[in-house]
Context: one part of a larger RNA
C1' cells in the first nucleotide's frame, strides 16, 4: 500500500423481496459427461464450457479409422536435362485413386532458343503434428462497474502519502462547497446511428383522385431554458408550456488491469517433432453408437381449448443457373406450364398467425396430447442402406401442470402469436432480425449473491 474477515458505516445492481412466465417429472430435438467403438477427430470445462467454434457431418466438407495407391508430391518458386504437348472426349481393367489404348491438338523466333505443358535429377514443398506456460493479433470476465495515473509542489529517513480525503449532490471521480495543494491524462458525459414530434425541399416504380399518408435528404426542437420552493452553492421536489422532462427509449463505444482465462484448428509466428510418412490421393465407414447421468430447447398434458366454416389487420427482409404469378393436374407434398421481375414497379405472399363471428366436442386418457412403427408417395442430389425435408392413409406411447431446487424479465418490457433472413444442392425446435396482441408488481434494503467508497483488525503478499 494492498488483499482478506461469519469487522463497522454509507451506497447501487431484477441482488433480494413484491409479482409474472418458466426450467427441475413426460416425449422428442440439440450440445456435454459417460461408456462402446476399428474410429466415435479436435478444441471449449464454476461464475465466464455445455443449440459453444458448427452463419447448416449422405460423398465433399473431414482434420478419425479401415483398405487401395502416390513419393520433387494435391500446392509454391529456382536451377539442369530430356520430350512436344498437356487439357478434353472415347474404349478397357478397377470400388475409385489410377493404369493402358485411341482420337483430337500450339504460339513467338534473328532457327540457338523462349512462352506454357509433361517426365527426370536436386534445392525443397508439405504436416488441422506438440508447446496458448514462448509469442503476434483477436475474444470473454469482473464490467458500461467508476474508477485508474500523472507532472509540480508538500509532508515522510523510508515503502509511501497528499491530490483522489472530508460536507452535499449526481446514474458517474458528475458537480458544488471546503481543503498543502494546483493543474492534468485516460475513463464518465457530449460529438455517432436509429426511434418519437414539426417544417422545408424532392418526388419514382409509392397515395385509385389530392403531397393528408409514403419515400429520403436537409433543418428546428429539451438547456433544470421559465415559474415556485428548500439554505447562498451544486443540485433535488412540484408546476407550466410542450409530441417528448430532467440521461426521452434503444444501440454503437469497454479507463488502469485482473483471470500463466480462451484460441498454434480462422490467420501469423519462435522452438521442437514427421520426411516413401505425422506428408498426398481414393472408396468405403465414422463424427449420427446407447445401460446411464447434465445442460439448453421444442411440444404437450387442455374447454381464456380442440377441430370445421367464414372474416380482417402487419413490420422488416431476400431474389438472376434466382424468385416464380395466372391457368390446369393431384386430397397433399408436389408436377406441368409460362407471364413478369436486377425490383418502393414483378416474385417469395391475398404477404402471415394469434384474433373475430358462426358451429361443434362436454371434462373423458377424451374430437386433449402426439411420440413410435407400418404402408403408400414427392423433392434434392452422381448418390438418402448407414444418414436428409416434406405428403397422404393408418397406429395411437408417456404425458392429468411436476421433489429438493433454479432461470429469466420493471414496460410496448415479460408472456403470447407469427414473418424474414444468413449457413444452403437439399436439411432449423438453433441463431440473427421483425412486427402483432400486451399484462402483473416494487412496501421496502434486515437477508442471500455482486460491485463501490471511506473506516478498523491482521501471525497474510
Nucleotide at each position: 500500500u494492498g488483499a482478506c474477515g461469519g469487522g463497522g458505516a454509507c451506497c447501487c445492481g431484477c441482488a433480494c423481496a413484491a409479482g409474472c412466465a418458466g426450467c427441475g417429472g413426460a416425449g422428442c430435438g440439440u450440445g456435454u459427461g459417460g461408456u462402446u467403438u476399428a474410429a466415435u477427430u479436435c478444441g471449449a470445462u464454476g461464475c465466464a464450457a455445455c443449440g459453444c467454434g458448427a452463419a447448416g457431418a449422405a460423398c465433399c466438407u473431414u482434420a478419425c479409422c479401415a483398405g487401395g495407391u502416390c513419393u520433387u508430391g494435391a500446392c509454391a518458386u529456382c536451377a539442369c536435362c530430356c520430350u512436344g504437348a498437356u487439357c478434353g472426349c472415347c474404349c478397357u481393367a478397377g470400388a475409385g485413386a489410377u493404369a493402358g489404348g485411341g482420337u483430337c491438338u500450339u504460339c513467338c523466333u534473328u532457327c540457338g532458343g523462349g512462352a506454357c505443358a509433361g517426365g527426370g535429377u536436386g534445392a525443397c514443398a508439405g504436416g488441422u503434428g506438440c508447446u496458448g506456460c514462448a509469442u503476434g493479433g483477436c475474444u470473454g470476465u469482473c464490467g458500461u462497474c467508476a474508477g485508474c495515473u500523472c507532472g509540480u509542489g508538500u509532508c515522510g529517513u523510508g515503502a509511501g502519502a497528499u491530490g483522489u480525503u472530508g460536507g452535499g449532490u449526481u446514474a458517474a471521480g458528475u458537480c458544488c462547497c471546503g481543503c498543502a495543494a494546483c493543474g492534468a491524462g485516460c475513463g464518465c458525459a457530449a460529438c455517432c446511428c436509429u426511434c418519437g414530434u414539426c417544417g422545408c425541399u424532392a418526388g419514382u416504380u409509392g397515395a385509385a383522385u389530392u403531397g393528408u399518408u409514403c419515400u429520403a435528404g436537409c433543418g428546428a426542437g429539451a438547456c433544470c431554458g421559465c415559474c415556485g420552493u428548500u439554505a447562498c452553492a451544486a443540485a433535488g421536489c412540484g408546476g407550466a408550456g410542450g409530441a417528448a422532462g430532467g440521461u426521452g427509449g434503444g444501440g454503437a463505444u469497454g479507463a488502469c488491469g485482473u483471470c500463466a482465462a480462451g484460441u498454434c484448428a480462422g490467420c501469423a509466428c519462435g522452438g521442437c517433432c514427421c520426411u516413401u510418412a505425422c506428408g498426398a490421393c481414393c472408396u468405403g465407414g465414422g463424427c449420427g453408437a446407447c445401460a446411464c447421468a447434465c445442460a439448453c430447447g421444442c411440444u404437450a398434458c387442455a374447454a381464456u381449448g380442440g377441430c370445421c366454416g367464414g372474416g380482417a389487420c402487419a413490420a422488416a427482409g431476400g431474389g438472376c443457373a434466382g424468385c416464380c404469378a395466372a391457368c390446369c393436374c393431384g386430397c397433399g407434398a408436389g408436377g406441368g406450364g409460362g407471364a413478369g421481375c436486377c425490383a418502393a414497379u414483378c416474385c417469395c405472399a391475398u404477404c402471415a398467425a394469434a384474433c373475430c363471428c358462426g358451429g361443434u366436442c362436454u371434462c373423458a386418457g377424451u374430437u386433449c396430447a402426439g411420440a413410435u412403427u407400418g404402408c403408400a408417395g414427392g423433392c434434392u442430389g452422381c448418390a438418402a442402406c448407414c444418414c436428409g425435408c416434406c405428403u397422404g392413409c393408418a397406429u395411437g406411447a408417456a404425458g392429468u401442470c411436476g421433489g429438493a431446487g433454479u432461470u429469466g424479465c420493471u414496460a410496448g418490457u415479460a408472456a403470447c402469436c407469427g414473418u424474414a433472413g444468413g449457413u444452403c444442392a437439399g436439411c432449423a425446435c438453433a441463431c440473427u432480425a421483425c412486427g402483432g396482441u400486451g399484462a402483473a408488481u416494487a412496501c421496502g434494503u434486515u437477508c442471500c449473491c455482486g460491485g463501490g467508497u471511506c473506516u478498523u483488525g491482521u501471525a497474510c503478499a
RNAcentral holds the full RNA, with entries from ENA and SILVA. Predicted 3D model of a 461-nucleotide part of an RNA (small-subunit ribosomal RNA, 3' major domain) from Thermosporothrix sp. FB. Its mean pLDDT, the model's own confidence on a scale to 100, is 82.